[in-house]
RNA sequence: GCUUCAAUAGCUCAAUGGUAGAGCAGCUCCCUUGUAAAGAGCAGGUUGCUGGUUCGAGUCCAGCUUGAAGCU
Numbered sequence: 001g002c003u004u005c006a007a008u009a010g011c012u013c014a015a016u017g018g019u020a021g022a023g024c025a026g027c028u029c030c031c032u033u034g035u036a037a038a039g040a041g042c043a044g045g046u047u048g049c050u051g052g053u054u055c056g057a058g059u060c061c062a063g064c065u066u067g068a069a070g071c072u
Base pairs, nucleotide, nucleotide: 001071002070003069004068005067006066007065010024011023012022013021018055026042027041028040029039048064049063050062051061052060
């Protein structure tokens, strides 16, 4: 220098172009003499950045940034 892949909640990951979810973690309640476990609920997101296509984009397209792998 070239090619491919990845970037989504604090962490690990989902999500046919049509209301962004799960597990763990956090908070509250319940239970217990108390703690833990179990149970119920709540909160937490400019989907890496900038544009484009579309009635509608996490998803499709272009560029950029970061990371990983490969080639030279």